A computed fold for a 492-nucleotide part of an RNA from an Aggregatilineales bacterium, annotated as small-subunit ribosomal RNA, 5' domain.
Context: one part of a larger RNA
């Protein structure tokens, strides 16, 4: 000098765009943050109607979603990440393309009704019932498994080809437009696994290892594998740093620097990990699942003492900690997501608004003229010098401010805008509403007077202060930057 998610002191006019718990992964009151579908199903209720029926609402069954989106950085030195590959060892709901199919049956369980238990949370039992819920049967190839065949590649093959046997599907609905269902092949996108290389500190950590290293067998997985298990062998890693300890999410990037390098990982994007702490599985195409379940623990709350309920590292907000970090706001109008045929519903994602000079950028606090160099302040060698064209005064302007009028784009056919009567624009008023902070001994730009007298104090370094202090304090003046200025902290 540059930089910051900054803080503190003094000061503070406006706008645009960003950013805002770095500490206690501390504890959380309250509200909201994931639902949707009646065009899958049987009820119930409401409205209209004498009724048939129609329309609407919805607790339950069922489907899809809830695994996305949002948060945090605890853990992790690891194939976690980055990069380049491998998968002949794999999976893939919704979407797209292609091929084929959708035949015929059955038995239940919620809701509901009845009875009962419980303070509650909730539960028991009897009976009835529908379905795109559940279960047999049929058909079935290019699917799966097994057996056989021949050939290629290979380190070797389990890939691919041919034959045979066995096995295995489905659901209807709406109304004729469609929406769905089943099997198979392919695609797109997504994911799992494996490998080479790369990126912290300590050797005052030198030996480490028994599922350890390998084999063949079994289990297990979507899939390879000591992934797991019994058996057999005794291996495997290590100064090219094993093992241990400390620290830490990684990357794109960001800061600095001419570069090499050094530092860093806030905001935004990608990946990972976590969701009170520890463990576990269930469901599902995908989870070992933030707002799901079970167990244990700590904590908090309710209780009729028998027993129950909870998890903000979602958005706001509270307490605490701290030098320090915001509103219990508006809207689904836009973008995106879930469901739905659609209308639409939901969406603290998101879009906006609020607060904060926290940062960057822009604008303003007036312009021109004006010497009797006014008054006043300061200094003075008492002559004067200086603040100083500065002010007054004259003329002008109106950014900004205040008042009033008009008034959007964002909404890609009409209508539909939270922001927002905002931005923008026109008219009027009137220089009106708007300047500070730090420094002035040298480094370093800017000097005098008074006070003080090694005191009070200053200080980044050198150093100032003990009676003439340009270094302390005050004043005048001057310098620098400016809605900021200075200090502190940290990095280069």
């Nucleotide at each position: 000098g540059g930089a910051u998610g900054a803080a503190c002191g003094c000061u503070g006019g406006c706008g645009g765009c960003g950013u805002g718990c770095u500490u206690a992964a501390u504890a959380c009151a309250u509200g909201c943050a994931a639902g949707u579908c009646g065009a899958a199903c049987g009820g119930a209720c409401a409205u209209a109607g004498c009724a048939a029926u129609a329309u609407g609402u919805u607790a339950g069954u069922g489907g899809c979603g809830a695994c996305c989106g949002g948060g945090u950085g605890c853990g992790u030195a690891a194939c976690a990440c980055g990069u380049a590959g491998u998968u002949g060892a794999c999976c893939u709901g919704c979407c797209c393309c292609u091929c084929a199919g959708c035949g015929g049956g059955g038995g239940a369980c919620a809701a509901c009704a009845g009875u009962c238990c419980g303070a509650a949370a909730g539960g028991a039992u009897u009976g009835c019932u529908a379905a795109u819920a559940c279960c047999g049967c049929a058909u079935g190839a290019a699917c799966u498994u097994u057996g056989g065949g021949g050939a290629u590649u290979u380190a070797g093959a389990a890939a691919g080809c041919c034959c045979a046997a066995a096995g295995g599907a489905a659901a209807c609905u709406u109304c004729u437009g469609g929406g769905g269902c089943u099997g198979a092949g392919g695609g797109a996108g997504g994911g799992g696994a494996c490998u080479g290389c790369g990126g912290c500190c300590c050797a005052u950590c030198a030996g480490g290892u028994a599922g350890u290293u390998g084999g063949a067998g079994a289990g297990g997985u979507a899939a390879c594998a000591g992934c797991u298990c019994a058996c057999c062998a005794a291996g495997c890693c290590g100064a090219c740093g094993a093992c241990g300890g400390g620290u830490a999410g990684g990357g794109g990037g960001c800061c600095u620097g001419a570069g090499a390098g050094g530092g860093u990982g806030a905001c935004c994007c990608c990946c990972c990990a976590c969701a009170c702490u520890g463990g576990g599985a269930c469901u599902g195409a995908c989870a070992c699942a933030c707002g799901g379940c079970c167990c244990a623990g700590a904590c908090u709350c309710c209780u009729a003492c028998g027993g129950g309920a909870g998890g903000c590292a979602g958005c706001a907000g509270u307490a605490a900690g701290g030098g320090a970090u915001a509103u219990u706001g508006g809207g689904c109008a836009a973008u995106g997501g879930g469901c739905g045929a659609a209308a639409g519903c939901c969406u603290g994602a998101c879009c906006c608004a609020g607060c904060a000079a926290c940062g960057c950028c822009g604008c303003g606090u007036g312009g021109a003229g004006g010497a009797a160099g006014a008054a006043g302040g300061g200094c003075u060698u008492c002559g004067g010098c200086u603040c100083g064209u500065a002010a007054a005064c004259u003329c002008c302007u109106u950014u900004u401010a205040g008042g009033g009028g008009g008034g959007a784009c964002g909404a890609g056919a009409a209508a539909g805008g939270a922001c927002g009567g905002u931005a923008c624009u026109c008219c009027c008023u009137g220089a009106a509403u708007a300047a500070g902070u730090c420094a002035c001994g040298g480094c370093u730009a800017a000097c005098u007077a008074c006070g003080u007298g090694c005191c009070a104090g200053c200080a980044g370094c050198c150093g100032c202060g003990g009676u003439a202090a340009a270094a302390c304090g005050u004043a005048g003046g001057u310098g620098a930057c400016a809605a900021g200025c200075g200090u502190u902290a940290u990095c280069c």
The coordinates come from a structure-prediction model, not an experiment, and the mean pLDDT is 87. It matches the Rfam family "Bacterial small subunit ribosomal RNA". Lineage of the source: Bacteria > Bacillati > Chloroflexota > Anaerolineae > Aggregatilineales.